[in-house]
Molecule: transfer RNA
Organism: Thermotogota bacterium
């Protein structure tokens, strides 16, 4: 440099272009427990990398840039 693929909570991921963004982990609080662990109940945490366009409507489509990973070279 050239093709592809990824980029979403602290981490691992979801989310046919339809509208409050979610799980599970882990944090914290509660119940349990002599005290923990475990199980159970709940709460918090997102400018969906970043900047545009397209669309009534964008995580999801296009474009540019950044950042990772494979591949050829």
């Nucleotide at each position: 440099g050239u093709g592809c693929c990824c980029g979403u909570a602290g981490c691992u991921c979801a989310a046919c272009g339809g509208a409050g963004a979610g799980a599970g982990c882990a944090u914290c609080g509660g119940a349990c427990u002599c005290c923990g662990g475990a199980u159970c109940c709940g709460a918090g945490g997102g400018u969906u990398g970043c900047g545009g366009g397209u669309u009534c409507g964008a995580c999801u489509c296009c474009c540019g840039c950044c950042g990772g990973g494979c591949a050829c070279a």